[in-house]
Context: one part of a larger RNA
């Protein structure tokens, strides 16, 4: 821009893509078969491999924005206590998120038309013949069924709901003002994201930050008391500190603007 008023939401599915795998074991059954050795068809059941999809409850990994210990050095005048440098100095843990080695699910079953092939009836050709007319069966293959996208499917579909002629001027062509469902710019952000898009919000507000509480991590801060010659231990103290998590709370920031639909 189109889809023939403008919008919001929910849809149909032309069409397109994906998936489609395989093994072992048990029972049927040591049966049929076979002199024996060996050893089924069929039907039923179980467990795997690889692959695919989703997720983070569990097991772990990562987690240079969290906590702790500690070596050497420098600084804060010294002690104490801290900060910084040394691969994040080294080391021990670890929330959210992201992840696999973790967890869950998938291939099934079914329908239709068929291939090779197997048939029924049946002439041409008094017989025979699956074929010439006619009618069946039959594959991991084909079309459905399953999953995803999908009306720019220009043949542009459907349904529901909302909204648009109020006023002034007019040369009757129109012009201006107002109203207006809804949308956008912009802003606050996001388990959304290259950008865009998408989603949640914008004071009639919990969108982000801050603050408060909780969870969770680390592991008992500083300071003081007591014990000890001291190192150190112990009590106040499951303390102190804390990123992303879960709630609450307008303290801070979401200011400000624009577009927008009917004539015959």
């Nucleotide at each position: 821009c189109g889809u023939u008023g403008c919008a919001a939401a929910c849809u149909u599915g032309a069409g397109a893509g994906g998936a489609g795998u395989u093994c072992u074991c048990c029972c049927u059954a040591g049966u049929a078969c076979g002199a024996g050795a060996g050893g089924a068809u069929u039907g039923g059941g179980a467990g795997g491999g690889a692959c695919c999809u989703a997720c983070c409850c569990c097991u772990g990994g990562u987690g240079a924005u969290c906590c702790u210990g500690u070596u050497g050095g420098c600084a804060c005048g010294c002690u104490c206590g801290u900060g910084c440098c040394a691969u994040c100095g080294c080391a021990g843990g670890g929330u959210a998120g992201c992840u696999a080695a973790g967890u869950a699910g998938g291939g099934c079953a079914g329908g239709g038309a068929u291939a090779a092939c197997c048939g029924c009836u049946g002439a041409a050709a008094g017989c025979a013949u699956c074929u010439a007319a006619g009618c069946g069966g039959g594959a991991a293959g084909c079309c459905c069924c399953c999953c995803u996208c999908a009306a720019g499917a220009u043949a542009a579909g459907g349904u529901u709901u909302g909204c648009u002629g109020g006023g002034a001027c007019u040369u009757c062509g129109g012009u201006c003002c107002g109203a207006g469902a809804g949308a956008c710019c912009c802003c606050u952000g996001g388990a959304a994201g290259a950008c865009u898009a998408c989603c949640a919000g914008g004071u009639u507000g919990a969108u982000a930050g801050g603050c408060c509480g909780c969870a969770a991590g680390u592991g008992u801060a500083a300071g003081g008391g007591c014990a000890g010659a001291g190192a150190u231990g112990u009590c106040c103290u499951c303390a102190g500190c804390u990123g992303a998590g879960c709630g609450g709370u307008a303290c801070u920031a979401a200011c400000g603007g624009u577009c927008g639909a009917a004539g015959a």
Background: Predicted 3D model of a 264-nucleotide part of an RNA (large-subunit ribosomal RNA, domain VI) from a marine sediment metagenome. The prediction has a mean pLDDT of 87. The RNAcentral record of the full RNA draws on MGnify.